Predicted 3D model of RNase P RNA and transfer RNA as a complex of 427 nucleotides. It holds a member of the Rfam family "Bacterial RNase P class A". Rfam classes the family as a ribozyme.
RNA sequence: GAUGAACGGUCGCAAAGGAAACCCUUUGAGGAAAGUCCGGACUCCGUAGGAUACAACGGCGGAUAACGUCCGCCAGUCGCAAGACUAGGGAAAGCGCAACAGAAAGUAAACCGCCUUUGAUUUAUCAAGGGUAAGGGUGAAACGGCGAGGUAAGAGCUCACCGCGUUUCAGGCGACUGAAACGGCAUGGCAAGCCCCGUUGGGAGCAAGGUUAAAACGCGUUGCGUUUGUUGUUUGCAAACGAAAGGCGAUCCGUCUUGAAAACGCAGGUAAACCGCUGGAACGAUUAGGCGACUAGUCGUCAAGAUAAAUGACCGUUACUCGUUUAUGAGGACAGAAUCCGGCUUAUAAUC
RNA sequence: GCCCUUGUAGCAUAAAGGUAAGUGCAGCCGGCUCAUAACCGGUGGAUCAAGGUUCGAGUCCUUGCUGGGGCACCA
Numbered sequence: 001g002a003u004g005a006a007c008g009g010u011c012g013c014a015a016a017g018g019a020a021a022c023c024c025u026u027u028g029a030g031g032a033a034a035g036u037c038c039g040g041a042c043u044c045c046g047u048a049g050g051a052u053a054c055a056a057c058g059g060c061g062g063a064u065a066a067c068g069u070c071c072g073c074c075a076g077u078c079g080c081a082a083g084a085c086u087a088g089g090g091a092a093a094g095c096g097c098a099a100c101a102g103a104a105a106g107u108a109a110a111c112c113g114c115c116u117u118u119g120a121u122u123u124a125u126c127a128a129g130g131g132u133a134a135g136g137g138u139g140a141a142a143c144g145g146c147g148a149g150g151u152a153a154g155a156g157c158u159c160a161c162c163g164c165g166u167u168u169c170a171g172g173c174g175a176c177u178g179a180a181a182c183g184g185c186a187u188g189g190c191a192a193g194c195c196c197c198g199u200u201g202g203g204a205g206c207a208a209g210g211u212u213a214a215a216a217c218g219c220g221u222u223g224c225g226u227u228u229g230u231u232g233u234u235u236g237c238a239a240a241c242g243a244a245a246g247g248c249g250a251u252c253c254g255u256c257u258u259g260a261a262a263a264c265g266c267a268g269g270u271a272a273a274c275c276g277c278u279g280g281a282a283c284g285a286u287u288a289g290g291c292g293a294c295u296a297g298u299c300g301u302c303a304a305g306a307u308a309a310a311u312g313a314c315c316g317u318u319a320c321u322c323g324u325u326u327a328u329g330a331g332g333a334c335a336g337a338a339u340c341c342g343g344c345u346u347a348u349a350a351u352c
Numbered sequence: 353g354c355c356c357u358u359g360u361a362g363c364a365u366a367a368a369g370g371u372a373a374g375u376g377c378a379g380c381c382g383g384c385u386c387a388u389a390a391c392c393g394g395u396g397g398a399u400c401a402a403g404g405u406u407c408g409a410g411u412c413c414u415u416g417c418u419g420g421g422g423c424a425c426c427a
Base pairs, nucleotide, nucleotide: 001352002351003350005318006317007316008315009314010313011312013028014027015026016025017024018023030334034345035344037343038342039341040340041339042205043204044203045202049253050252051251052250054201055200056199057198058197059073060072061071062070063069074088075086076085077084078083089196090195094194095193096190097189111136112135113132114131115130116129117128118127119126120125144162145161147159148158149157163185164183165182166181167180168179169178170177171176209275210274211273212272218266219265220264221263222262224242225241226240227239228238229237230236244258245257246256247255268426269425270424282301283300284299285298286297287296288295289294320331321330322329353423354422355421356420357419359417362377363376364375365374370407379395380394381393382392383391400416401415402414403413404412
């Protein structure tokens, strides 16, 4: 990674069909039906416009309805190798963190050591000062590695090689690779710390939503002002302006609706039937294209649709595993559809 | 079915990524007492599990497990 015992019989359960029927026929769980972790279809709210926030993703190219999945490639790590694995943007934008140990944990630093100056005693030590990061020691990590030159001792101080960075050239769609020149190291780690950059995301979910029926049909909270016109005046009506409430759950702007709707709470009632509901980015075979994921054509097939929820039990034969008295006995994992697909993850006896 | 959320000793809780995970009640042992309680002294016991990031994980990330809650329609 694959398979997930096979065949037959009897009884039973569910759905569909047979005009009807207690009868007959056909069909009836999975690779994960699971977790609900991603991505879609579909439905409603609505218009979806902008900003911020939040979340997810992150090498490059491709596949796809879409994806955080898959394929190919690049880089890194491991391995003698075949190959395996990788949450694989940015640490020279900024902030932050590093316990203990240690001299020092990031504008480095002098504990031991090394070199040197002065003084004292005296010819090797001590004291004070200076130089030094090559060596020791601490740590997960010590400011490029290694060798040579150089030096009082040292040091990229200088040089070769390697690493790193910048530029140019060549190859590649690209990640990147190779070569040359330059730089003397300025640039250690952590972004599954904050963050920055780029990309994506409107919200809710079949208890979505629609049709019919039944019963109930009460209470409370939230909530309109101003101006103008009409009119003799008030009420009323109309218009404008502003505010408010609501428009599916992050906020603001914008936008739409409303003057009784609407929202919320309490109490009450119904828990009925139908649609959504299973023919689909479907499955199988084959041909063609492609390294591959996958795509296209042709032919064939129809393969659960229930609603507290059917898919079960027993018997026989064969195969497998285990035990033993070699003839018989025992055993069968994980698990169980609920709108539907594409993935991921997790569980899984036994065999290959 | 769908959605949200929790997990630290027996219980209730604390812990800006850094000592050997702290505290109270409960438990056990000893003391005090005639005895019990109170009080005093001592003591055991925990990060739901497995991987990963990091020098270092209760804390950050991933996967699983477990407990809890909500969601119908009418009006």